[in-house]
Context: one part of a larger RNA
RNA sequence: CGCAGGAAUCUUGAUGGAAAUAUUUCCUUAGUACGAGAGGAUUAGGAAGUACUGACCGCUGGUGUACCGGCUGUCCUGCUAAGGGCACCGCCGGGUAGCUAUGUCGGGAAAGGAUAACCGCUGAAAGCAUCUAAGCGGGAAGCCCCCUCCAAGAUGAGGAUUCCAGUGACUUCGGUCACAAAGAGCCCUGGUAGACCACCAGGUUGAUAGGCCGGAUGUGUAAGGCGAGAGAUCGCUUCAGCUAACCGGUACUAACGCUCAAUUA
Numbered sequence: 001c002g003c004a005g006g007a008a009u010c011u012u013g014a015u016g017g018a019a020a021u022a023u024u025u026c027c028u029u030a031g032u033a034c035g036a037g038a039g040g041a042u043u044a045g046g047a048a049g050u051a052c053u054g055a056c057c058g059c060u061g062g063u064g065u066a067c068c069g070g071c072u073g074u075c076c077u078g079c080u081a082a083g084g085g086c087a088c089c090g091c092c093g094g095g096u097a098g099c100u101a102u103g104u105c106g107g108g109a110a111a112g113g114a115u116a117a118c119c120g121c122u123g124a125a126a127g128c129a130u131c132u133a134a135g136c137g138g139g140a141a142g143c144c145c146c147c148u149c150c151a152a153g154a155u156g157a158g159g160a161u162u163c164c165a166g167u168g169a170c171u172u173c174g175g176u177c178a179c180a181a182a183g184a185g186c187c188c189u190g191g192u193a194g195a196c197c198a199c200c201a202g203g204u205u206g207a208u209a210g211g212c213c214g215g216a217u218g219u220g221u222a223a224g225g226c227g228a229g230a231g232a233u234c235g236c237u238u239c240a241g242c243u244a245a246c247c248g249g250u251a252c253u254a255a256c257g258c259u260c261a262a263u264u265a
Base pairs, nucleotide, nucleotide: 001153005164006163007162008161009160010159011158016150017149018148022050023049024048025047026046027045028044034039052107053106054105055104056103060101061100062099063098067094068093069092070091071090072087073086074085075084076083077082112144113143118138119137120136121135166179167178168177169176170175183260184259185258186257187203188202189201190200191199208254209253210252211250212249213248214247215246218242219241224237225236226235227234228233
């Protein structure tokens, strides 16, 4: 820009597209058929895996340089104590959210159609024979369909539901202008989204982000005080103190402002 007014929401699915398509072992049939024996099935039913693949983080783990603790050296806060800086995140032990696999769950199925090689029926040319010449069947992990995803710029532009289409002024009577209007956008707060854009949640009639409060989680018992000990240190206060991204609550802070928009091309 188009899809014969302007919008919002939900959809159909094309002689449109993408993806997918795997395989092994075991049990029963059955030590049966077969075979002198050795050996050893077709078929049918059931189970468990492998690789691949989709999703997810409740479990097991990893990471987790905005969390907690331990330890060393040195410098600083006048000193003690307590802390801070630097030393690969200084080193070490753990670890929330998120992201993850080695973790968890799922998938390939079944059915149908037309076929390939091939196997057939009927059957002449050619009194026979012949699956083929007319005609009719069977037949594959392959093809179409089925299952999953995208998809109406599918210009053949589809379908459904709902909302809006008012008033005034001027006019050369063709129309023009102003306000209103379903709705949309800019802008702003952000993330379940993300390179940007887009998408999504919100914008005071508000829990969108931050802060604060409560909780969870993690770490592992803070500082100070008191007591014991010659002291190092230990005990009590104390399952303490601190705690990121998590779960709730709460307008304290920031979401201020503004624009476009429909029946005659």
Model confidence (mean pLDDT): 86 of 100. Predicted 3D model of a 265-nucleotide part of an RNA (large-subunit ribosomal RNA, domain VI) from a Sedimentisphaerales bacterium.